Predicted 3D model of a 349-nucleotide RNA (Bacterial RNase P class A) from an Actinomycetota bacterium. The prediction has a mean pLDDT of 78. Rfam family: Bacterial RNase P class A. It is annotated as a ribozyme. It was read from a public genome assembly, where an Rfam model found it. The model forms 97% of the base pairs in the Rfam consensus. Lineage of the source: Bacteria > Bacillati > Actinomycetota.
RNA sequence: AGAGUCGCCCGGAUCACCGCGUCAGUAAUGCCGAGGAAAGUCCGGACUCCAAAGAGCAAAGUGGUGGCUAACGGCCACUCGGAGAAAUCCGCAGGACAGUGCCACAGAAAAUAAACCGCCGGUAGUAAUACCGGUAAGGGUGAAACGGUGGUGUAAGAGACCACCAGCAAUUGCAGUGAUGUAGUUGGCUAGGUAAACCCCACUUGGAGCAAGACCAAAAAGAUGGCGCUUAAGAGCUGCUCGCUCAAGUCAUCAGGUAGGUUGCUUGAAUCUGUAAGCAAUUGCAGAUCUAGAUGGAUGGUGAUCCUCCGCAAGGAGACAAAAUCCGGCUUAUAGGGCGACUCUUCUU
Numbered sequence: 001a002g003a004g005u006c007g008c009c010c011g012g013a014u015c016a017c018c019g020c021g022u023c024a025g026u027a028a029u030g031c032c033g034a035g036g037a038a039a040g041u042c043c044g045g046a047c048u049c050c051a052a053a054g055a056g057c058a059a060a061g062u063g064g065u066g067g068c069u070a071a072c073g074g075c076c077a078c079u080c081g082g083a084g085a086a087a088u089c090c091g092c093a094g095g096a097c098a099g100u101g102c103c104a105c106a107g108a109a110a111a112u113a114a115a116c117c118g119c120c121g122g123u124a125g126u127a128a129u130a131c132c133g134g135u136a137a138g139g140g141u142g143a144a145a146c147g148g149u150g151g152u153g154u155a156a157g158a159g160a161c162c163a164c165c166a167g168c169a170a171u172u173g174c175a176g177u178g179a180u181g182u183a184g185u186u187g188g189c190u191a192g193g194u195a196a197a198c199c200c201c202a203c204u205u206g207g208a209g210c211a212a213g214a215c216c217a218a219a220a221a222g223a224u225g226g227c228g229c230u231u232a233a234g235a236g237c238u239g240c241u242c243g244c245u246c247a248a249g250u251c252a253u254c255a256g257g258u259a260g261g262u263u264g265c266u267u268g269a270a271u272c273u274g275u276a277a278g279c280a281a282u283u284g285c286a287g288a289u290c291u292a293g294a295u296g297g298a299u300g301g302u303g304a305u306c307c308u309c310c311g312c313a314a315g316g317a318g319a320c321a322a323a324a325u326c327c328g329g330c331u332u333a334u335a336g337g338g339c340g341a342c343u344c345u346u347c348u349u
Stems, first nucleotide, its partner, number of pairs: 001345010012306007020033002023030002035320001039331002042329005047209004054242004059205005064078005079093001080091004094200002099198002101194003116139002118135007147165006166190002168187008213263004222254006234246003270289008307318004
């Protein structure tokens, strides 16, 4: 200097005038007033109600190990596998010997695998060739074809046998919390892949939602029918069964009336600084701060200067985007700018 990887931050600022909303104040006026994603509604909760509280089945979710967290399908670290030269990135990462299913086409044959070409032996034949038997080492097809290399052996071959290697099974030592790694021993056991196919195994799981709920006010008109009144109708919020609880009324249809306000509503699993522990996620301790709570729904307009980028200048452009109960994550969108660390290549000293 170039190429690449990972992480973090900003994403407009200042002044003046006028204006909007909550709260405080007699008033003048004062403090505060949209995000890193407020978005998607994909997860998990806090909170409220059903409800005082259960069991089983079904169904759904997750899936290497260990930790963090209120919890999670999240985060951190590690292990294994894959990609990359590396920094690093990705993984729906338990089980194929419980069972069922699928592997197109090509190919002889795709799992109780098999013989297209070929090799060997025999018979017939002048020969080409035909038939019978053996074979799966060589060639072909394919994503994948009964492990690989070398040898012994054989009519020709073949784990048929041997040596080494790989995988699998059993077992022992060492390291580690563990997944696992590593070093041996024995065994010719080598009969594929696929579970983001059904399934099996392990663990987890009530439902609905701030239009949840609570309080005050207001209103009026019932009619018909079904099932019941302790031998229990009806109700108990994913579905079913059992159990349990409340219970004299309850359910359906038609018709009529009222619907305004207060609260929930922002002090929190909160934020920041320092320090200690930890590889880290994070946690403890000490101190400081209070940062929207609207509800026909507020935070804007004008002017000037500056900032960033493009441009010689004039000038132009300045991203994605807007709270509605709250919080922790994930995913998606984002003009432009800045900072730090790491990997590799080249050059110079």